Small-subunit ribosomal RNA, 5' domain from an uncultured prokaryote, 516 nucleotides, folded computationally. The RNAcentral record of the full RNA draws on ENA.
Context: one part of a larger RNA
RNA sequence: GAAUGAACGUUGGCGGCGUGGAUUAGGCAUGCAAGUCGCGCGAGAAGGGUUUUUUGCUUGCAAUGAACCCGGAAAGCGGCGAAAGGGAGAGUAACGCGUGGAUACCUACCCCGGGGUCUGGGAUAGCUGCGGGAAACUGCAGGUAAUACCGGAUAAUGUCCCCGGACCAAAGGUGAGAUUCCGUCCGGGGAUGGGUCCGCGUCCUAUUAGCUUGUUGGUGGGGUAAUGGCUCACCAAGGCAAUGAUGGGUACCGGGUGUGAGAGCAUGGCCCGGCUCACUGGGACUGAGACACUGCCCAGACACCUACGGGUGGCUGCAGUCGAGAAUCUUCGGCAAUGGGCGAAAGCCUGACCGAGCGACGCCGCGUGCGGGAUGAAGGCCUUCGGGUUGUAAACCGCUGUCAGAGGGGAGGAAAUGUAUGAGGGCAAUCCCUCAUGUUUGACCAAUCCGCAGAGGAAGUCCGGGCUAAGUUCGUGCCAGCAGCCGCGGUAAGACGAACUGCGCGAACGUUAUUC
Numbered sequence: 001g002a003a004u005g006a007a008c009g010u011u012g013g014c015g016g017c018g019u020g021g022a023u024u025a026g027g028c029a030u031g032c033a034a035g036u037c038g039c040g041c042g043a044g045a046a047g048g049g050u051u052u053u054u055u056g057c058u059u060g061c062a063a064u065g066a067a068c069c070c071g072g073a074a075a076g077c078g079g080c081g082a083a084a085g086g087g088a089g090a091g092u093a094a095c096g097c098g099u100g101g102a103u104a105c106c107u108a109c110c111c112c113g114g115g116g117u118c119u120g121g122g123a124u125a126g127c128u129g130c131g132g133g134a135a136a137c138u139g140c141a142g143g144u145a146a147u148a149c150c151g152g153a154u155a156a157u158g159u160c161c162c163c164g165g166a167c168c169a170a171a172g173g174u175g176a177g178a179u180u181c182c183g184u185c186c187g188g189g190g191a192u193g194g195g196u197c198c199g200c201g202u203c204c205u206a207u208u209a210g211c212u213u214g215u216u217g218g219u220g221g222g223g224u225a226a227u228g229g230c231u232c233a234c235c236a237a238g239g240c241a242a243u244g245a246u247g248g249g250u251a252c253c254g255g256g257u258g259u260g261a262g263a264g265c266a267u268g269g270c271c272c273g274g275c276u277c278a279c280u281g282g283g284a285c286u287g288a289g290a291c292a293c294u295g296c297c298c299a300g301a302c303a304c305c306u307a308c309g310g311g312u313g314g315c316u317g318c319a320g321u322c323g324a325g326a327a328u329c330u331u332c333g334g335c336a337a338u339g340g341g342c343g344a345a346a347g348c349c350u351g352a353c354c355g356a357g358c359g360a361c362g363c364c365g366c367g368u369g370c371g372g373g374a375u376g377a378a379g380g381c382c383u384u385c386g387g388g389u390u391g392u393a394a395a396c397c398g399c400u401g402u403c404a405g406a407g408g409g410g411a412g413g414a415a416a417u418g419u420a421u422g423a424g425g426g427c428a429a430u431c432c433c434u435c436a437u438g439u440u441u442g443a444c445c446a447a448u449c450c451g452c453a454g455a456g457g458a459a460g461u462c463c464g465g466g467c468u469a470a471g472u473u474c475g476u477g478c479c480a481g482c483a484g485c486c487g488c489g490g491u492a493a494g495a496c497g498a499a500c501u502g503c504g505c506g507a508a509c510g511u512u513a514u515u516c
Base pairs, nucleotide, nucleotide: 001516002515003514004513006512007511008510009509010508013366014365015364016363017362018361019359020358026322027321028320030319031318032317035080036079037078040077041076047070048069049068050067051066052065054063055062056061057060087277088276089275096202097201098200099199100198101197102196103195105194106193110190111189112188114186115185116184117183118152119151120150121149127142128141129140130139131138132137158167159166160165172182173181203249204248205247210240211239212238215237216236217235218234219233220232221231222230252274253273254272255271256267257266258265259264279300280299281298282297283296302313303312304311305310330356332355333354334353338352339350340349341348342347369399370398371397372396379390380389381388382387403457405452407450408449409448412445413444418439419438420437421436422435423434424433425432426431460505461504463502464501465486466485467484471500472499473498474497475496481488482487
C1' cells in the first nucleotide's frame, strides 16, 4: 500500500447493489417450514331446494317428520410425493475431494418403438354396538369398498436349462359412446441420476520406528443391484514401512478469493459442484431411491405433562428467545414472477423463492448550494503594538432547485394458464396442435412526467519533531502524559494538555486484529 463475514472510538443527509451468529454442532417458549388427488374407493356432517305428514295459529308463515335433488366439511382406505428443496461443517488426512480412466451394476417419473389388459376369491379401515385408560392411546363383536390384497388362465423378443423342457403379469377410470383419451402389466432401447473400482495429486510431526490375525492370498458356501475377506469354513504365511508404515496434532474438499510484476504465499465467508451430519450412540423397516433433519425401534443425557399407573419432545429450516461473546438482523408481506410436489384440469401446498424491514458492514453514485461582494466589518488568535491572520470567509445583492418534503398521474416487471366465440389441421374421437378476438392475474418496486414551496433539512474526523503533507501562544515542570520506530516531558516543550491556525481524507475518519 492492498484486503476483511470484522470489532471498537468520534461523527452521521439520501439512494442503488451486495452482505450480516466467524464464539457454545450450547439449551429452546410460540407460530409457520409437505402435501395433494373425489377423473382410484366406501361412506357422508353443516347448509340449500322441491313434494308431502303432523302441530301452532296472525290463513300463509313457523316448527317437526319422511322421500328425492343439490351440496360438500372433517376423518378413513388407496396412489404419488415426502430420499427434492432448505440448514450446518461436528466428524473425516480418506478413493473424502480434484483430475483422468474402468464396469461386475441399479435407475420411480420422462421419451421411442413391440406385445398384452381374460377369469375368480377372501379380507380390512372407515362405520355400528359394547368396553379399558387421567391422558397418549387402545381392546372385543358385527358388517362394507377399491387402481388395496390373493388365486387361476394366457407367455415371448424375458429368466433358467442336462437343450428334452420348465417358469413369470396385469386395474381400472372418465364418458351417452373407448382398439382410440388418462391409466395398468411384460420385455427392449434411450435419457437422467446414482453405486463400485483404479492411476496421479492433496497439511504438520521421527522429541511417534516398527505396524497388522479377517491380518495378506487361495478354494468353496453365503450375501449384494453389483466386484470384493463384504461375511463364514478350510488351507497357506503372508501384507505394509525411512520414497516415512503405525501413532499424535490440525483440517470438510474443489471452482474460486486476497495479495503480488510474476513465481509464490495465505485462505475456502456469500454463490456453484461434491462429501458428511441432523439431541448422543446403535439398528433396521418401507421404497426405484434412505439406513431417512420436521419417519420407526432400542439405549443414554436433558426438558415437559401426569390422576404416579404411564406418556411426550428434539430449530445444524424461517422468524424469535436465553446463554456465552468484542460481535452479527424482523416472532414482516406474497405465492404476482421463477422453480418444485400432487392433480385430466380448475386449483391447493410451498419461511424454496420473490419482496419489504434493521445495521455506514462493504462497494458505488449524489448532495449539503452557485455568482457577485473590501469600509478587508465584528469577534477570536498572534504581535516587534506599526500591524498580521482567520478572509470573499460572513453580512449584503442576485440566481438555481439535485436530494429530501407535501400533492397528482404512471410505463414496465405479465406472459402463460383458464374461460367464451370463431377459423383451420390431424380420415373418426371424450384426444392433440395452431391462429385470431374479448376477458382474467402485481406481494412488492416505481423509471419517468406535471405543477408547489423554499438556501431552506444535511460535516465531520485524524494529524501537524523526523520518517510524513501541515506551527504558533499559553498551561504543565521526568509530574500529568505521548509513543508505529527513533524518541519527547527535570521552567522559555514546534513531540504532553488547551486555544488559534494549518495539512490530509470526507459521510465518513481513526484505532485494533488478521493475510499478502